RNA sequence: GCACCAGGCAAUCGCGACCCCAAGCGCAAGCAAGGGGCCGAGGAAAGUCCGGGCACCCAACAACCACUGGCCGGAGAAGAUCCGGAGAGCACGCCAAAGCUCAUCAAAAGGGCCACAGAAAACAAACCACCAAUCUGCGCUUAUCCAAAAUAAAACGCCGAUUGGAACGGGUGAAAAGGUGGGGUAAAAGCCCACCGCCCCGCGCCGCAAGGCCGGGGGCACGGCAACCUGCCAGAGGGUGCAAUGCCAAAUAGGGGUAUCCGCCAAGGUUGGCGGCCAAGGUAAACCGUAAGGAAUACCAGGAUACCCGGGUCGGCAGCUACAAGCCACGGGCAACCGUGCGCUGAGAGGAAUGAUUGCCACCCUGAAGCAAUUCAGGGAACAAAACCCGGCUUACCGGUGCAACA
Numbered sequence: 001g002c003a004c005c006a007g008g009c010a011a012u013c014g015c016g017a018c019c020c021c022a023a024g025c026g027c028a029a030g031c032a033a034g035g036g037g038c039c040g041a042g043g044a045a046a047g048u049c050c051g052g053g054c055a056c057c058c059a060a061c062a063a064c065c066a067c068u069g070g071c072c073g074g075a076g077a078a079g080a081u082c083c084g085g086a087g088a089g090c091a092c093g094c095c096a097a098a099g100c101u102c103a104u105c106a107a108a109a110g111g112g113c114c115a116c117a118g119a120a121a122a123c124a125a126a127c128c129a130c131c132a133a134u135c136u137g138c139g140c141u142u143a144u145c146c147a148a149a150a151u152a153a154a155a156c157g158c159c160g161a162u163u164g165g166a167a168c169g170g171g172u173g174a175a176a177a178g179g180u181g182g183g184g185u186a187a188a189a190g191c192c193c194a195c196c197g198c199c200c201c202g203c204g205c206c207g208c209a210a211g212g213c214c215g216g217g218g219g220c221a222c223g224g225c226a227a228c229c230u231g232c233c234a235g236a237g238g239g240u241g242c243a244a245u246g247c248c249a250a251a252u253a254g255g256g257g258u259a260u261c262c263g264c265c266a267a268g269g270u271u272g273g274c275g276g277c278c279a280a281g282g283u284a285a286a287c288c289g290u291a292a293g294g295a296a297u298a299c300c301a302g303g304a305u306a307c308c309c310g311g312g313u314c315g316g317c318a319g320c321u322a323c324a325a326g327c328c329a330c331g332g333g334c335a336a337c338c339g340u341g342c343g344c345u346g347a348g349a350g351g352a353a354u355g356a357u358u359g360c361c362a363c364c365c366u367g368a369a370g371c372a373a374u375u376c377a378g379g380g381a382a383c384a385a386a387a388c389c390c391g392g393c394u395u396a397c398c399g400g401u402g403c404a405a406c407a
Stems, first nucleotide, its partner, number of pairs: 001403005007361007015040002018037004024031002042383001046394002049392005054241005061272005067235004071085005086104001087102004105231002110229002112225003127170002130165006137158003141153004178196006198218005204213003245318004255309008263277003281300004287294002323346001325345003328341005363380007
């Protein structure tokens, strides 16, 4: 690092499903005490993170947006899953190996962010220290002087200040203008050189490929973050979920009201297309008009959308478990996994079954005795409970077994 186990056996009593028998009840359909057989909670049943089966809904088509994904090859129903590989990172004084991690396209198309510390955080810089020049002062030395003191002077050195040079050393930090060695410079730097690193090129070699090796050339260089916006490429009918959905029975209030509109209608949004539903009504009427007529507005009716108040039903049945299922054997494959077999196996509760007691054995810990094997005594045993089902991931966990690798 990976895989497996998750106490075993027996007896007695007690629960639930399925199958068989069956006292008894009933006109019948049927119901049924009791008896027998047989089965009955995990590796995570948890989290509800990902994917599906299944069910129902949608004007189920197109475009755009939103959304999802991002190395290569393979497995698989699919998956942000798994297997094998490539690359990168971690750790180590350096390198390599084993191991671990990775939702691994693009940072020169653009925008944005990098706290604090630090001089400066990306067309980014001068705190300490370095070099040069100048100035004040001091030291050393020389001259004048018998000596000292004092005075004068060149070079050198030191403290301080100013100006200029550089970004090498140190400091700060997660990260500071590539690394090591040499040359060069007033002091320094890819400024130059060698090796490494980086970038570009090659119908060169290996590989299905991602990539690797080799060769040539070049700049010696504009940091990191895109599970920030974004750019590029690709994808997919959409949505809700077993509290899905369907059937039976029963009951009530086919209840009341408000707003907006005259058209409305998807379960991601917008637009278009196709389609569906309803309407295309009535009464009154200021006012306009010579008239015929028109008509703001109000009410009634209808429809659509959104919402408020109130009432009935909390009953029964189904969905509910044989499936992309697990195990074993054989074969294929590095592996994930696939194929074959008429091999073996399989909870279905419904406020919620799967429990309790006893005995023996096994495992672990402690103590004692013993040369040892072993014996005796005491104690312990984790995380945790199916609820439509399946494939994964993540989290929790007493003790043990096996395999492999490193030190």
Description:
Predicted 3D model of a 407-nucleotide RNA (Bacterial RNase P class A) from a Pseudomonadota bacterium. Model confidence (mean pLDDT): 75 of 100. Rfam family: Bacterial RNase P class A. Rfam describes the family as follows. Ribonuclease P (RNase P) is a ubiquitous endoribonuclease, found in archaea, bacteria and eukarya as well as chloroplasts and mitochondria. Lineage of the source: Bacteria > Pseudomonadati > Pseudomonadota. The model forms 97% of the base pairs in the Rfam consensus.